[in-house]
RNA sequence: GGAGCCGGACGGGCCAUCGCCGCGGACCGCAAGGUCCGGGGAGGAAAGUCCGGGCUUCGCAGGGCACGACGCUGGGUAACUCCCAGGAGGAGCGAUCCUCGGACAGCGCCACAGAAAGCAAACCGCCGCGCGGCAAGUCCGCGCGGUAAGGGUGAAACGGUGGGGCAAGAGCCCACCAGUUGCCGCGGCGACGCGGCAAGCUCGGCAUACCCCGUCGGAAGCAAGGCCAAAUAGGGGGGCGCACGGACCGGCCCGGUUCAUGCCCCCGGGUAGGCUGCUGGAGGCCGGGAGCAAUCCCGGUCCUAGAGGAAUGAUGGCCGCCCGGGCCGCAAGGCCCGGGAACAGAACCCGGCUUACAGUCCGGCUCCCAUU
Numbered sequence: 001g002g003a004g005c006c007g008g009a010c011g012g013g014c015c016a017u018c019g020c021c022g023c024g025g026a027c028c029g030c031a032a033g034g035u036c037c038g039g040g041g042a043g044g045a046a047a048g049u050c051c052g053g054g055c056u057u058c059g060c061a062g063g064g065c066a067c068g069a070c071g072c073u074g075g076g077u078a079a080c081u082c083c084c085a086g087g088a089g090g091a092g093c094g095a096u097c098c099u100c101g102g103a104c105a106g107c108g109c110c111a112c113a114g115a116a117a118g119c120a121a122a123c124c125g126c127c128g129c130g131c132g133g134c135a136a137g138u139c140c141g142c143g144c145g146g147u148a149a150g151g152g153u154g155a156a157a158c159g160g161u162g163g164g165g166c167a168a169g170a171g172c173c174c175a176c177c178a179g180u181u182g183c184c185g186c187g188g189c190g191a192c193g194c195g196g197c198a199a200g201c202u203c204g205g206c207a208u209a210c211c212c213c214g215u216c217g218g219a220a221g222c223a224a225g226g227c228c229a230a231a232u233a234g235g236g237g238g239g240c241g242c243a244c245g246g247a248c249c250g251g252c253c254c255g256g257u258u259c260a261u262g263c264c265c266c267c268g269g270g271u272a273g274g275c276u277g278c279u280g281g282a283g284g285c286c287g288g289g290a291g292c293a294a295u296c297c298c299g300g301u302c303c304u305a306g307a308g309g310a311a312u313g314a315u316g317g318c319c320g321c322c323c324g325g326g327c328c329g330c331a332a333g334g335c336c337c338g339g340g341a342a343c344a345g346a347a348c349c350c351g352g353c354u355u356a357c358a359g360u361c362c363g364g365c366u367c368c369c370a371u372u
Base pairs, nucleotide, nucleotide: 001368002367003366004365005364006363007362008361009360010359012319013318014317015316016315017314018313020041021040023038024037025036026035027034028033043343047354048353050352051351052350053349054348055221056220057219058218067217068216069215070214071213072086073085074084075083076082087100088099089098090097091096101212102211106210108206109205110204123151124150125147126146127145128144129143130142131141132140133139134137159177160176161175162174163173164172178202179201180199181198182197183196184195185194186193187192225276226275227274228273235267236266237265238264239263240262245259246258247257248256249255283302284301285300286299287298288297289296290295321340322339323338324337325336326335327334328333
């Protein structure tokens, strides 16, 4: 100097004017409210709503089934599918990155190609036997059988190399190598690693196919939930009683009781509306300590949105950043003009994950080239 791999931080600043939403104070007003002053007002993802928890209401003796999520080991945490450290396998020269239970429980699938794709398979080839042919050969054809060593197909064809063996072959047998399984020893909390011995055991892949095993999970969500509470309608209770009507006092009349309608008073539920939940919390920053780390402990310090159709904005100026052009300068750089600045908007609150993002800054590490 070039190429790359990780991790962290920022996400324009200041001023003026006009507005918006809360809070505090003063004044005016019976009240509703108004005026003035002061101070506060989006993010690293506020997003997707994908996980986990707090909180709230309902449900719940205990157990099981079903369903869903997750799945190497140890640790962290309120909890997690998250994070940290490690293990194994894979990719990369490397920094580093990706993946993670079980395929001798069952049941399936393995496209295309290929003869055959799973208790394998005979297309070509090789070998043996039989028959036939002629131009009579180390020949050709047909049939039966043996053979997985060779060719060919495929992502994958039932270990590899060498030797023995055989009609030709084959772990058929042997040596070595690789793997698997079993046993033993050592190291590690563990996943696992290292070493030794034995057995020809060589018995594919897919569980993101159903499934099996293990762990976890009650449901719904701030439109949860709580409180106050109009008008109208309706409900309950009490009182009044003129008239009319129904029922009863055996029928009729008077009278009485009662019901409904009516008037008055009281009570409770719910709707509109209002208040609350509502922001001080597993909180931020600084310092010290424990730990490889995630994280935890201690001390100090700070308070920093709370709307509810939903505020947090608009305009102008200056400075800063980036890009293009021009001028000056040996250069570093300076000046002028023009243009640009993303993704995105809290809605009960936290911890994560994922996704989007103009332009920048910082730290650690790897590989290559050159120079000293």

Model confidence (mean pLDDT): 77 of 100. This is a predicted structure of a 372-nucleotide RNA (Bacterial RNase P class A) from a Desulfovibrionaceae bacterium. Rfam family: Bacterial RNase P class A. By type it is a ribozyme. The sequence was found by an Rfam model in a public genome assembly. Taxonomically the source falls in Desulfovibrionaceae (Bacteria, Pseudomonadati, Desulfovibrionia, Desulfovibrionales).